[in-house]
Context: one part of a larger RNA
Molecule: small-subunit ribosomal RNA, 5' domain
Organism: uncultured prokaryote
RNA sequence: GAUUGAACGCUGGCGGUAUGCCUAACACAUGCAAGUCGAACGGUAACGGACCGCUGGGAUCCCUUCGGGGUGACCUUGGUGCCGACGAGUGGCGGACGGGGGAGUAACACGUAGGAAUCUGCCCAACAGUGGGGGACAACCCGGAGAAAUCCGGGCUAAUACCGCAUACGCCCUAUGGGGGAAAGCGGGGGAUCUUCGGACCUCGCGCUGUUGGAGGAGCCUGCGUCGGAUUAGCUUGUUGGUGAGGUAACGGCUCACCAAGGCGACGAUCCGUAGCUGGUCUGAGAGGAUGAUCAGCCACACUGGGACUGAGACACGGCCCAGACUCCUACGGGAGGCAGCAGUGGGGAAUAUUGGACAAUGGGCGCAAGCCUGAUCCAGCAAUGCCGCGUGUGUGAAGAAGGCCUUCGGGUUGUAAAGCACUUUCACUCGCGAAGAUGAUGACGGUAGCGAGAGAAGAAGCCCCGGCUAACUCCGUGCCAGCAGCCGCGGUAAUACGGAGGGGGCUAGCGUUGUUC
Numbered sequence: 001g002a003u004u005g006a007a008c009g010c011u012g013g014c015g016g017u018a019u020g021c022c023u024a025a026c027a028c029a030u031g032c033a034a035g036u037c038g039a040a041c042g043g044u045a046a047c048g049g050a051c052c053g054c055u056g057g058g059a060u061c062c063c064u065u066c067g068g069g070g071u072g073a074c075c076u077u078g079g080u081g082c083c084g085a086c087g088a089g090u091g092g093c094g095g096a097c098g099g100g101g102g103a104g105u106a107a108c109a110c111g112u113a114g115g116a117a118u119c120u121g122c123c124c125a126a127c128a129g130u131g132g133g134g135g136a137c138a139a140c141c142c143g144g145a146g147a148a149a150u151c152c153g154g155g156c157u158a159a160u161a162c163c164g165c166a167u168a169c170g171c172c173c174u175a176u177g178g179g180g181g182a183a184a185g186c187g188g189g190g191g192a193u194c195u196u197c198g199g200a201c202c203u204c205g206c207g208c209u210g211u212u213g214g215a216g217g218a219g220c221c222u223g224c225g226u227c228g229g230a231u232u233a234g235c236u237u238g239u240u241g242g243u244g245a246g247g248u249a250a251c252g253g254c255u256c257a258c259c260a261a262g263g264c265g266a267c268g269a270u271c272c273g274u275a276g277c278u279g280g281u282c283u284g285a286g287a288g289g290a291u292g293a294u295c296a297g298c299c300a301c302a303c304u305g306g307g308a309c310u311g312a313g314a315c316a317c318g319g320c321c322c323a324g325a326c327u328c329c330u331a332c333g334g335g336a337g338g339c340a341g342c343a344g345u346g347g348g349g350a351a352u353a354u355u356g357g358a359c360a361a362u363g364g365g366c367g368c369a370a371g372c373c374u375g376a377u378c379c380a381g382c383a384a385u386g387c388c389g390c391g392u393g394u395g396u397g398a399a400g401a402a403g404g405c406c407u408u409c410g411g412g413u414u415g416u417a418a419a420g421c422a423c424u425u426u427c428a429c430u431c432g433c434g435a436a437g438a439u440g441a442u443g444a445c446g447g448u449a450g451c452g453a454g455a456g457a458a459g460a461a462g463c464c465c466c467g468g469c470u471a472a473c474u475c476c477g478u479g480c481c482a483g484c485a486g487c488c489g490c491g492g493u494a495a496u497a498c499g500g501a502g503g504g505g506g507c508u509a510g511c512g513u514u515g516u517u518c
Base pairs, nucleotide, nucleotide: 001518002517004515006514007513008512009511010510013390014389015388016387017386018385019383020382021348026346027345028344030343031342032341035093036092037091040090041089043086044085047084048083049082050080051079052078053077056075057074061070062069063068100301102299110225111224112223113222114221115220118218119217120216123214124213125212126211127210128209129208130207131165133163134162140155141154142153143152144151145150171180172179173178185206186205187204188203189202190201193200194199227273228272229271234264235263236262239261240260241259242258243257244256245255246254276298277297278296279295280291281290282289283288303324304323305322306321307320326337327336328335329334354380356379357378358377362376363374364373365372366371393423394422395421396420403414404413405412406411427459429454430453431452432451433450437445462507463506464505465504466503467488468487469486473502474501475500476499477498483490484489
């Protein structure tokens, strides 16, 4: 000098833009953060409609012997899943993405370059198929246990849930033969024909099954690169290799039996410490050094430890089981929970924000769609935390005013500075209009950005320094005191070095100090 996720002191006008718990991967109240599909299914708790009916009130209209009778909008109330829809349930897809923090990890974790023994839902392309049956289980009803969480028994029932049969020769096994293996329907429209009046049938759309290929994704192997310590020198028994078997989507000591005795190491094994890695970032002329916040890729983690289930994909942040610590409920028998999601609270700390708005855009999940969900995201709020831009006025004005300070008492300086005079109105303010972002509709932001008008110099300057390094000097106070200080060093009676004042220098909505890195 540059740098910063900074903090502290003094000060603080506006806008844009980015960033904002670096510490306790400490504990968490509350709300929200993953649902969706009725065009898979049985159904109908709620809401609305339609239809049917009942009790009571009753506008209007008709008849009236004026007592009343009839009609009956509307209100009240019951029924029917008939329709729009839909709580709970069966079923499908999604909860493996998106979001978070970096504890662990010195490792094929990451980076880069390759490889072969693999899997792949949704998507794309191609070919073929989608025939005919069966038995259950929820919901529901009945009964029971429990404080609750929840559970048990009996009975009924649907499906794109489940299971056979048929077909398959493309798939799998075997290798002359042969053997095994699928599927599901739902919705829209419709002329003739048939019809048990439901439909069959035709057609279109969405699905379903088998096989092949692709795209994207994932698993595995290898070369090279990847911190410090030798005051860590030896390490290793599934260890190293082979045969066989098991296991996996797949190669493999991945696992097991047997056999052999190997394998690694001063080119640093093993052990200890530290650490997520990278694109990048900071600095530097470069080489290099330091670093890994925000953004992006990969990895690992989800209260701690372990385990599997489901599934195309997990050993699964807002799934399950077991154990542990902690917190909560309890009728003491037993249960519930996991913010390293977004806000927010306590705590720790020098220190880091709102319990905000919207799905309008982009993207994601589900759905034929309408749409629903989305603390992803887009916005708004707070903070000079950084960067960038703008303003705090402009011109004129010498009686060089007053005041301050200094003085050799003549004057000098503050200083064209102020006042005065003449102007301007950026920004902020008030009023009016008012976008783009949205290809048809739809705008949270937002009456925002912007435009026009209005008023008035009006609302807007500080901080550090002045001995040398280092730009900037005098007076007063103090008297080795009080104090300053980055280094050299100042202060003991004239201190340009302490404190104040005047003056000056530097930077400027900041300035200085401290810390970090080069």